[in-house]
Predicted 3D model of a 1474-nucleotide RNA (small-subunit ribosomal RNA) from a metagenome. The sequence is in RNAcentral, with records from SILVA. Its mean pLDDT, the model's own confidence on a scale to 100, is 85.

RNA sequence: AGGGUUAGAUCCUGGCUCAGAACGAACGCUGGCGGCAUGCCUAACACAUGCAAGUCGAACGCCUGUAGCAAUACAGGAGUGGCAGACGGGUGAGUAACACGUGGGAAUCUACCCAGUAGCUCGGAAUAACCGCGGGAAACUGCGGCUAAUACCGGAUAAGCCCCGAGGGGGAAAGGAGCAAUCCACUAUUGGAGGAGCCCGCGUCUGAUUAGCUAGUUGGUGAGGUAACGGCUCACCAAGGCGACGAUCAGUAGCUGGUUUGAGAGAACGACCAGCCACACUGGGACUGAGACACGGCCCAGACUCCUACGGGAGGCAGCAGUGGGGAAUAUUGGACAAUGGGGGAAACCCUGAUCCAGCAAUGCCGCGUGGGUGAUGAAGGCCUUCGGGUUGUAAAGCCCUUUUUGUCGGGGACGAUGAUGACGGUACCCGACGAAUAAGCUCCGGCUAACUUCGUGCCAGCAGCCGCGGUAAUACGAAGGGAGCUAGCGUUGUUCGGAAUUACUGGGCGUAAAGGGCGCGUAGGCGGCUUCGAUAGUUGGGCGUGAAAUGCCUGGGCUUAACCCAGGAAUUGCGCUCAAUACUGUGAGGCUUGAGUGUGGGAGAGGAUAGUGGAAUUCCCAGUGUAGAGGUGAAAUUCGUAGAUAUUGGGAAGAACACCAGCGGCGAAGGCGGCUAUCUGGACCACAACUGACGCUGAGGCGCGAAAGCGUGGGGAGCAAACAGGAUUAGAUACCCUGGUAGUCCACGCCGUAAACUAUGUGUGCUUGACGUCGGGGGGCAUAGCCCGCCGGUGUCGCAGCUAACGCGGUAAGCACACCGCCUGGGGAGUACGGUCGCAAGAUUAAAACUCAAAGGAAUUGACGGGGGCCCGCACAAGCGGUGGAGCAUGUGGUUCAAUUCGAUGCUGCGCGAAGAACCUUACCAGCCCUUGACAUGUCCCUUUCGACCCUGGGAGACCGGGGUCUUCGGUUCGGCCGGGGGGAACACAGGUGCUGCAUGGCUGUCGUCAGCUCGUGUCGUGAGAUGUUGGGUUAAGUCCCGCAACGAGCGCAACCCUCACCUUCAGUUGCCAUCAGGUUAAGCUGGGCACUCUGAAGGAACUGCCGGUGACAAGCCGGAGGAAGGCGGGGAUGACGUCAAGUCCUCAUGGCCCUUACGGGCUGGGCUACACACGUGCUACAAUGGUGGUGACAGUGGGAUGCUAGUGCGCAAGCACAUGCCGAUCCAUAAAAGCCAUCUCAGUUCAGAUUGCACUCUGCAACUCGAGUGCAUGAAGGCGGAAUCGCUAGUAAUCGCGGAUCAGCAUGCCGCGGUGAAUACGUUCCCGGGCCUUGUACACACCGCCCGUCACACCAUGGGAGUUGGUUUUACCUUAAGCCGGUGCGCUAACCGCAAGGAAGCAGCCGUCCACGGUAAGGUCAGCGACUGGGGUGAAGUCGUAACAAGGUAGCCGUAGGGGAACCUGCGGCUG
Repeated sequence: AGGGUUAGAUCCUGGCUCAGAACGAACGCUGGCGGCAUGCCUAACACAUGCAAGUCGAACGCCUGUAGCAAUACAGGAGUGGCAGACGGGUGAGUAACACGUGGGAAUCUACCCAGUAGCUCGGAAUAACCGCGGGAAACUGCGGCUAAUACCGGAUAAGCCCCGAGGGGGAAAGGAGCAAUCCACUAUUGGAGGAGCCCGCGUCUGAUUAGCUAGUUGGUGAGGUAACGGCUCACCAAGGCGACGAUCAGUAGCUGGUUUGAGAGAACGACCAGCCACACUGGGACUGAGACACGGCCCAGACUCCUACGGGAGGCAGCAGUGGGGAAUAUUGGACAAUGGGGGAAACCCUGAUCCAGCAAUGCCGCGUGGGUGAUGAAGGCCUUCGGGUUGUAAAGCCCUUUUUGUCGGGGACGAUGAUGACGGUACCCGACGAAUAAGCUCCGGCUAACUUCGUGCCAGCAGCCGCGGUAAUACGAAGGGAGCUAGCGUUGUUCGGAAUUACUGGGCGUAAAGGGCGCGUAGGCGGCUUCGAUAGUUGGGCGUGAAAUGCCUGGGCUUAACCCAGGAAUUGCGCUCAAUACUGUGAGGCUUGAGUGUGGGAGAGGAUAGUGGAAUUCCCAGUGUAGAGGUGAAAUUCGUAGAUAUUGGGAAGAACACCAGCGGCGAAGGCGGCUAUCUGGACCACAACUGACGCUGAGGCGCGAAAGCGUGGGGAGCAAACAGGAUUAGAUACCCUGGUAGUCCACGCCGUAAACUAUGUGUGCUUGACGUCGGGGGGCAUAGCCCGCCGGUGUCGCAGCUAACGCGGUAAGCACACCGCCUGGGGAGUACGGUCGCAAGAUUAAAACUCAAAGGAAUUGACGGGGGCCCGCACAAGCGGUGGAGCAUGUGGUUCAAUUCGAUGCUGCGCGAAGAACCUUACCAGCCCUUGACAUGUCCCUUUCGACCCUGGGAGACCGGGGUCUUCGGUUCGGCCGGGGGGAACACAGGUGCUGCAUGGCUGUCGUCAGCUCGUGUCGUGAGAUGUUGGGUUAAGUCCCGCAACGAGCGCAACCCUCACCUUCAGUUGCCAUCAGGUUAAGCUGGGCACUCUGAAGGAACUGCCGGUGACAAGCCGGAGGAAGGCGGGGAUGACGUCAAGUCCUCAUGGCCCUUACGGGCUGGGCUACACACGUGCUACAAUGGUGGUGACAGUGGGAUGCUAGUGCGCAAGCACAUGCCGAUCCAUAAAAGCCAUCUCAGUUCAGAUUGCACUCUGCAACUCGAGUGCAUGAAGGCGGAAUCGCUAGUAAUCGCGGAUCAGCAUGCCGCGGUGAAUACGUUCCCGGGCCUUGUACACACCGCCCGUCACACCAUGGGAGUUGGUUUUACCUUAAGCCGGUGCGCUAACCGCAAGGAAGCAGCCGUCCACGGUAAGGUCAGCGACUGGGGUGAAGUCGUAACAAGGUAGCCGUAGGGGAACCUGCGGCUG
């Protein structure tokens, strides 16, 4: 400090996620020791049991025990009395508050303690204990009687104290111990210390879908009350007080020092420790007291638990342990008061679950250990392997050491304790002995992120923090081996901060990514020109006080170290007081004119409102002319018209809108505004510089305006036109198109308040190079119908710098700054629900959550695509010729069948394809019969021998198993069956597989496509993907060439080089040829001879836009011409760029992996691949007269031939057979056919066509049954030119005719070749198909066979409404009032004082009253649970219906609104361009 993840790739925006640290944690696996910490986060749920607050005999009386005769002493007990019990300890429920923090304040109290002052006198009456008698189960309690005090009461005194009318008045005490000194108490009072109460400034969570709250409320006067101020309480008076700087209400929460994190600012938290607060079963209340409204006190009410004799009682662990319960989860019913501290006491001492210790728990932090050294044959084993080896790995073993720690044994033994006292504890620690001994796991290994292989599994099982892995070769699942990381722990989960600049104060944004309010006026608020003086609030500096301690930081110290602990320092960024400064901001007073405004003078304008008025057009009405159509569309129809339309002429009526002018022209804040005239009226601009003197900017709320649609009332209604109707279109057409047509559109008044209300750009001010238009108004100059220069204000285009993710913006900023407002924080859910406000309604506005996804987006890039555009090609269309599709047959395929019909090929690019030839073989398939080291290869061992060929023969379907015979019998040799070769046998390594995977592969091939493209280096441009080059202007068959150009070059393709055909030359001349010469025949180059010609086959030549003219740009080229055998690539072939289709082939071959191994291998016989309701492809033959048949009859070329081609002759009707000849080939062999000529047939299922079938044959072959070809005779089917549709071909081509060859024993209508005859047509590029280049749009990138929307159906999930129902909480009114304080009363009662007495004073009970908890009644508010039914939403595998959007998405889309419709949607009106 960053990384992963949106995409084909890029930049940006933006969310999700990871790496870090932390924890009072929990869970899983594992677990040696010690130190120091920490340990119910949940049920403030309920609690058994024990303990946690007592003490004092030196306040008092009594009782008991012991001792004593007793007085008395000691010990104990209950009681009176005093002090304590308000501390200490626990918890965090409540509390959003002066509760807490911080800093101040004045009207207070304060036991014990300290200091001071003054006292401590005289009396009195009771009462508990106790005794007696009672009640009660108990708890407890009644009556009578006795008694003490430091308990209670009165008198006296009063320095000081309190009250006061300033004269005066009032009020105290207690003693105890001691021999004594004296000490401890007591009373009053002053002050202190510490403690407590009260008030105030500031700070302290979320929600405005909580906006108004408040009657003791706010203040005053008086009184009461309190320790004290105060509405704290009461009476009266006034009507205030709080609130947008957030009152009230709701939710949540103890607050702080601090803790965690973070660079910091912050954010989250508030365990342990410390300060404060609150609470003590729940609610209320007071008493006592210095202090409480009291955790282990009291009273009442309530719930719960317990006891009970049913009458009544008792209780409160949120003290320490502990129990149940809840929960993922949190410990011992331990020891001791030794230390520290607390209460009581004069003290001894007692009490103390505060505390100090121990126990349990890896809960955390820290430290230590589980051994060290050596050890290579790199052992064994494991794992992998290319089988060579590698790795685990110096790791182990072995050898030599050590004993830290733990363990066991033995010995010593603390500090804590200043004199005594030690729970911890015979602990820590130290010493000795023994012995490597007792001690390693967990997670991970696809990327992020350190670490890789094998096997298993096969979208299964599973993993996963994000991206994502798994569908047969998984570094991602599981296991193993190996490795990486941490280590007594390691992982997981949860939570917090960080990363996240992802709420942005530090430190973000808003044209298009989320985000500028529709626009203005303006309130509060925020901000504000120049200048002088004053004060100093902000501000700045110094000083003082405070900011508890602990924590954190620094320095030092103590435990062996560390954690931990101790000391000191700094820090504690804050608050208060004070002194000073006065620049800036604010403030007071004054001045100024530049901001702002006023004035005067001008001109511009669809600015607004009202009234009037004009012409054109549409429609309607009347009348005329006139006749059959009109209208409408892609084409039609609905519709109108012979009852006279349309057309045309004249007249009239009505409503609405204002052509031309008209313009990125004008005006307005926006919406918006358009004939003309008048009236009223707003704003801006220019010139002048007279006036005011900061009067300004912005603007939360608020107020006003605000297109269209829509609503209400009343008018109006020509045209247009949602809805609706009809006609078309269509698979459908609730649409697009057409004919009609109602609301509405118009007016008046009133609502609505929204739009893509857009410049998707808030308002204002200032600053920052320019150029060119245009509108309004001034100025200046001049050679003035005008031109030029310059200023202010508007409105545009292009561009510098700068900005921007890019696109772009660019003085009209999206630049540089300031001020103020509004708004944003991932997508969906959703601008939805609920609530509120507004509205007549429609609805508007404000505005969530659950749930869900790992993205959603912006700009730009490269492609691909478009029912986008431009340019250009191709038998692509068109123009032609001939076919296919119909028939029969052949052949291939699908399907079906079968024991098997082997397998593959499947749009173009499968289907006469692999197959250049299935009767057996082939053959891979099926049935049956056989073989198992095998039909074939290599290796080991044993035996044997030579190989081999041929003949006869048995069994069997054959493979195979036998028998007999003939011939010929190997080479080398170290001489050894030693070596090579053959045969047999044995066991094993292995062979073998046309078994699977072409989606593991090589090679080969098809296709786009013989299309003109595909790329690279360097440079340049761009943040980048990329671009440029390769685009552009021409041209070409061509990225062919030329020109231009930030490109310059280059490569693979194109072309050329190669073969062939066409012309010529040279060379050569047999088997070819025969002009000349000779011979010779019935005929023939037959013979001699020749090589001229033809030809053969080798080498050359020839064609290059070279020449001329035109055109073009002086280019490339194009057009025409000449010459030429050939002319602009002369014809044909070979040649196939980068790549695409996971195209085809594992059955040519090769090959990884998997599978079979007496079988998925091998052999054999027979069958099948040849089946047949059917469908398709490719062909052949036809349907006839351009023909058939018969006759006659001429002319080729390629190629083939020895188990071969065969002349000739004979036989046969023929296929063919027999004999026989030539040829290993320019020598021999094979009839060319169509054409031509003659004759016949005469339009018919024929003298067409030949399928099918019968009979008889031929040939090949071991064998023609399944299942060959051919021949003859007989038979003579469909078929009369073929629907939709579709194929080939541009010249020696199509069409037509025959010939040859490969394969092959035989078998071709197929395939590959050859020649003969030999056309028609191309205007042209609109359209179909395919392709190339440029450009444009895109929501596509698996790339349009793309993407994608909504209803419906099904499943699941969360949620809204919902008759209601249940519960919580809260408010108001009323009722009821417990306990209790207060007040009243008190002739029921009473010891102290007064009084001789009566009685009084004072008090108590009782009663009454105010207040009041719980409770009750009624009416609300609010929150939550459930809820028949219902609404939409989300998510799901390959459901249904359509096709809305993305391309002009096939009707451009979208926004608002209204209506309609299964649904996406459609239509109307207005708006936007995205």